Predicted 3D model of a 1458-nucleotide RNA (small-subunit ribosomal RNA) from an uncultured Lentisphaerota bacterium. Model confidence (mean pLDDT): 86 of 100. It matches the Rfam family "Bacterial small subunit ribosomal RNA".

RNA sequence: AAUGAACGCUGGCGGCAUGGAUUAGGCAUGCAAGUCGAACGGGACACCCUCGGGUGUCUAGUGGCGAAAGGGUGAGUAACACGUGAGCAACCUGCCCCCGAGUCUGGAAUAAGCGAUGGAAACGUCGUCUAAUACCGGAUGAGGACUGGGGUCUCCUGACUCCAACUCCAAAGAUUUAUCGCUUGGGGAUGGGCUCGCGUCCCAUUAGCUAGUUGGCGGGGUAAUGGCCCACCAAGGCUGUGACGGGUAGGUGGACUGAGAGGUUGGUCACCCACACUGGGACUGAGACACUGCCCAGACUCCUACGGGAGGCUGCAGUCGAGAAUCUUCCGCAAUGGGCGCAAGCCUGACGGAGCGAUGCCGCGUGAGGGAAGAAGGCCUUCGGGUUGUAAACCUCUGUCACCCGGGACGAAAACAAUGACGGUACCGGGAGAGGAAGUCACGGCUAACUACGUGCCAGCAGCCGCGGUAAUACGUAGGUGGCGAGCGUUAUUCGGAUUCACUGGGCGUAAAGGGUCCGCAGGGGGCCUGCCAAGUCUGUCGUGAAAUCCCGGGGCUCAACCCCGGGUCUGCGGUGGAAACAGGCGGGCUGGAGUGUGUGAGGGGUAGACGGAACACCUGGUGUAGCGGUGGAAUGCGUGGAUAUCAGGUGGAACACCGAUGGCGAAGGCGGUCUACUGGCACACAACUGACCCUCAGGGACGAAAGCGUGGGUAGCAAACAGGAUUAGAUACCCUGGUAGUCCACGCUGUAAACGUUGAGAACCAGAUAUGGUGGGGCUGGCCCCCUCCGUGUCCAAGCUAACGCGAUAAGUUCUCCGCCUGGGGACUACGGCCGCAAGGCUAAAACUCAAAGGAAUUGACGGGGGCCCGCACAAGCGGUGGAGCAUGUUGCUUAAUUCGAGGCAACGCGAAGAACCUUACCCAGGUUUGACAUGCAUAUGACCGGUGGUGAAAGCCGCCUUCCCUUCGGGGCAUAUGGACAGAUGCUGCAAGGCUGUCGUCAGCUCGUGCCGUGAGGUGUUCGGUUAAGUCCGGCAACGAGCGCAACCCGUGCCGUCAGUUACCAUCAGGUAAAGCUGGGGACUCUGGCGGGACCGCCCGUGUCAAGCGGGAGGAAGGCGCGGAUGACGUCAAGUCCGUAUGGCUCUUACGCCUGGGGCUGCAAACGUGCUACAAUGGCCGGUACAAAGGGGAGCGAGUCCGCGAGGCCAAGCGAAUCCUCAAAACCGGCCCCAGUUCGGAUCGCAGUCUGCAACUCGACUGCGUGAAGCCGGAAUCGCUAGUAAAGGGGCAUCAGCAACGGCCCCUUGAAUACGUUCCCGGGCCUUGUACACACCGCCCGUCACAUCAUGGGAGCCGGCCCCACCCGAAGCCGCCGAGCCAACCAGCAAUGGGGGCAGGCGUCGAAGGUGGGUCUGGUGACUGGGAUGAAGUCGUAACAAGGUAACCAAUCGAA
Repeated sequence: AAUGAACGCUGGCGGCAUGGAUUAGGCAUGCAAGUCGAACGGGACACCCUCGGGUGUCUAGUGGCGAAAGGGUGAGUAACACGUGAGCAACCUGCCCCCGAGUCUGGAAUAAGCGAUGGAAACGUCGUCUAAUACCGGAUGAGGACUGGGGUCUCCUGACUCCAACUCCAAAGAUUUAUCGCUUGGGGAUGGGCUCGCGUCCCAUUAGCUAGUUGGCGGGGUAAUGGCCCACCAAGGCUGUGACGGGUAGGUGGACUGAGAGGUUGGUCACCCACACUGGGACUGAGACACUGCCCAGACUCCUACGGGAGGCUGCAGUCGAGAAUCUUCCGCAAUGGGCGCAAGCCUGACGGAGCGAUGCCGCGUGAGGGAAGAAGGCCUUCGGGUUGUAAACCUCUGUCACCCGGGACGAAAACAAUGACGGUACCGGGAGAGGAAGUCACGGCUAACUACGUGCCAGCAGCCGCGGUAAUACGUAGGUGGCGAGCGUUAUUCGGAUUCACUGGGCGUAAAGGGUCCGCAGGGGGCCUGCCAAGUCUGUCGUGAAAUCCCGGGGCUCAACCCCGGGUCUGCGGUGGAAACAGGCGGGCUGGAGUGUGUGAGGGGUAGACGGAACACCUGGUGUAGCGGUGGAAUGCGUGGAUAUCAGGUGGAACACCGAUGGCGAAGGCGGUCUACUGGCACACAACUGACCCUCAGGGACGAAAGCGUGGGUAGCAAACAGGAUUAGAUACCCUGGUAGUCCACGCUGUAAACGUUGAGAACCAGAUAUGGUGGGGCUGGCCCCCUCCGUGUCCAAGCUAACGCGAUAAGUUCUCCGCCUGGGGACUACGGCCGCAAGGCUAAAACUCAAAGGAAUUGACGGGGGCCCGCACAAGCGGUGGAGCAUGUUGCUUAAUUCGAGGCAACGCGAAGAACCUUACCCAGGUUUGACAUGCAUAUGACCGGUGGUGAAAGCCGCCUUCCCUUCGGGGCAUAUGGACAGAUGCUGCAAGGCUGUCGUCAGCUCGUGCCGUGAGGUGUUCGGUUAAGUCCGGCAACGAGCGCAACCCGUGCCGUCAGUUACCAUCAGGUAAAGCUGGGGACUCUGGCGGGACCGCCCGUGUCAAGCGGGAGGAAGGCGCGGAUGACGUCAAGUCCGUAUGGCUCUUACGCCUGGGGCUGCAAACGUGCUACAAUGGCCGGUACAAAGGGGAGCGAGUCCGCGAGGCCAAGCGAAUCCUCAAAACCGGCCCCAGUUCGGAUCGCAGUCUGCAACUCGACUGCGUGAAGCCGGAAUCGCUAGUAAAGGGGCAUCAGCAACGGCCCCUUGAAUACGUUCCCGGGCCUUGUACACACCGCCCGUCACAUCAUGGGAGCCGGCCCCACCCGAAGCCGCCGAGCCAACCAGCAAUGGGGGCAGGCGUCGAAGGUGGGUCUGGUGACUGGGAUGAAGUCGUAACAAGGUAACCAAUCGAA
């Protein structure tokens, strides 16, 4: 785009079309083929009547014509059925037209009728009467038929014409005067019959078919040819150009689609065919094997008096059934056409019309213009508004359609009259009123059109991709929008898109696809020159190519659809004339293709035989002793009965080291010691010979690794199966020890492979370079050198090709020829069938079903039990810990009314929490409260608020009492309370809706961009490479050149110096002064404080390095190669963490999920884990003594000091908002005791007594004193930190804070080490590279068995159907043949009787449908059971494959749950 459509929703009008596609299933009822009285006799009725009859109408029958047309359907048919073009010299043709001739004369019946009679009916039977255009005889014969002969012509048999002859053959009348008929002959027209060329679906898993088969002679039959039929004779005929068989199907003009070529289709209309309940048959006839005729058989239906009968809608309507589905039991013969008739006319479900159905096409309408307060309502909203929307209302108009009234056709042909179903229709005029007339689908992308709500992987959607798991533009609804519009969607089907079967117009190295290789028949293709022919080819012309359709032009319905006219087209087929280049045929010639010859060569080419050495195993003997062997390590095994090792000898089988190669040969498989024999192919040189002899190749044939099979041999080594030992969770494996087939030989099978260059064969052409094998030629310095050529084998590349990878004269380039093969993945290298095979199995090769992919190449990542380089307290080296104990703390778990919540590998767990007794607090119980504890408006009322106080209560709260306003423009306002209503409030949910912040990889060295360049593209380059660095740090190189975020530097601290400044810090000098003391004057030197500067840059030297960057060493220096430390965290990753910090979308709660209060809980304890503290002691503990810090903090604070207390602390209290006052070390050192013990270690636990904070220490604080004195004697597997002022050890301070569970955190100083060979290994990371079936990215992917469910399918003892074939039986109707004793009007003989001739009944026979019996092929259904297959969100077992996938993978055989 289309449709004979159907379904869903909806539906105003008209025109034109169209409508049983399924059950060729069954059918009630009516109608669809009659007509003629001018063929005939009779009958009935009416009228007239001169009663004799006449006229008219109707008619059963005889007779004629028609009934073979028209109408329906598509079952059958793969065929001369159809289409197209020819032929019939092999034919017919009623009615019609033209021409010629004729129409004479006789005869006998019969239906009807009448009478009788059978039957339920249908329908008969007998007797008798009668007519004809019915039937029969005779005559005539222009003529025709038959036979014979002559002539002319021809496409074979023959055609035409002439002649002859015994022969044969006609007729019908009617009505009226004009016709219609009848007979015969010739011609025409029309219609038909037959024959042929060409065209005409699928299956080869249908490859062979055929006995009337093929032909002949003769005959029969027909209108006619013919094996159409028959007898006889011969043995042919068809087939890979697809016979035979099977499946499907009416064919065509055309229709739909398509740019075309093509594909699909054949409904309506037209042509042809076939069929008429199913099967068979003939009769009649011009024509039939006959839709509404006949006979027979069968099935079915109906009637019946059970004896018998009747029927055939695939005609028009209609009905039932089945179905998704297809109409009125209408009107009319007015038109067109048909039959009959002289005609009038009759008949006509053909036809003309109307009806029903939006089934299709076409046209029209459902209003038009104005109208913004952009109304109301709806929907959305950021609450401002937006949108529906000029849409509506409203105003002004119009009148198509529908409706009413009036008029009113064409179609009618005709000169008069008559004649219209449609139809009072179309059309015209008038009238009223916007009045009666809009839906449907979609809105994630494709694809035009978006929001809200509901729902929450549910319900559902879906053409493909895919949506839905709480913010769904994808589901449902609404609003809005888009599309089309009396329709709109859906489904089905066809073509298109699909160059996705490729003729136009595809492919085959890796995506599907080259046959394992060669030979070769058919077939296809074929070199140069030349002559002839003209089937192919080209061209002119003629015939045909029906009409309709289509296209163009014009015309008619108001337009259009539709219809009419003219033209074109119909690409085809046939006849005829011409051309001769090409292709072809026939002929002649040529040598370039091909082959032969002569010569020279290289070679693991093949077959057979002989020989050889090394190794190995075994046997014999010698030497010799305890092991050998084997592995990752072992064990099994062998060995004191003497192994292994070693020496000598012997036997045996298999394979041939070095040469050896990237090399040679062969068609492929394949071929390797040496020699010999036989034998195939190849290259080069020469140019003698043949003269296109060539190429390819379906089918066919031969060869064909390994494994395997058969028979017989052989067997050293190796070695499926098998056994044992190991390994392992298991180990039917990998490893080990053994070991049989087999491997070897002969003969015969098998016929496969990753049979691979994954690349068929042949030929030609198109730049080079280089290596190598084999000839030949040439040069020269005569070398084992160079150049050229041909053949072979490789590598790199140009053009070109390719999706890319790559190929590139050995093409995957450019072309030609021929063969093979492909058409999404799985199912399936399968099933069935066939062929082959001894078997294993091979070859050929589907379908159901299922998926939305399966694949190729390349890219970027990620990953690897891949590689290279390099980092990091990563390992190693070392020091100290954790894991064991007790306690602290966090977590899990358990418990609980509640034990609030979060955090979960690293990167949760002394984390949020830098302070849970109340508070905090979010949890639980209980009591209360509702505009609220808190914010901002509004309305009303009150006048306070604050403060004091009473009752009740656990408190909050509730109920009261006392005191008490301010400003004012006089409207009111401020403040407060109450009430109401807006609203507040929520640590309620979603961190997977977002923001912000944070953790982590990681302080790792990376991540990118612009322009350019490369690539079809993803993308690459830059950023890779060579060096170097802590660093993508720098240098060099380079199709890159630059740049950004990171690195570094800039910042802070610290280390040295200078300078400035000098109090509260400092004190060298001077002075004073003390018990002492920077205590005082003073000083500005020092320390220190804190400002500003300097200093370090590989700057200098040597070496090294690319004259580089840099690196090594050295000097100097406080510091040396980043001096040390901090702050600083790229692009990104983890849907990482946080809605309980705050903020925030959405959702939820609203006398509660809000708020207040009391109490409890967050501290609960069988158990487990993390992080810590204290220890286990002598490098220690205790006691005494003596030193040395830094950094901080302090006003609701730090608090000196005196006094009291053993102490925590208390009372009093100076000083200090602080370089001023307060706080201000410990380990260390000196001395002493302890003497290795559960202790003078260790301090848990418990008891008692206290102190302090606080409203309050019961649950549940810290501290003190006295007493008590647990575990623990250095910690299993495992595991953590640290590379220097670091670890370790020691103490100090601070934040939070009333106090404190701090042993935590952060900061500070003191003492102060050890070790690093090195980068193999573990972990993490960076760069490059490689493989990949991964991309949620290895915590990936993925395989097979088993179990369950569903589905389709193969096999299957069988069972049941269908088509068909063969043989036989029975044998209807009927044609034909024979008989025909019964019967018979016409003709003949005869006076007659009767006979003859002829016929009929009947009988017999051939053939013969249905039926029956037996056998068989093909095919369908079904079947216990069984085989595999597919699918399914989470089943079981393992881990086979993808990385070296942890044994490289794959193939064959065998074995095994997989």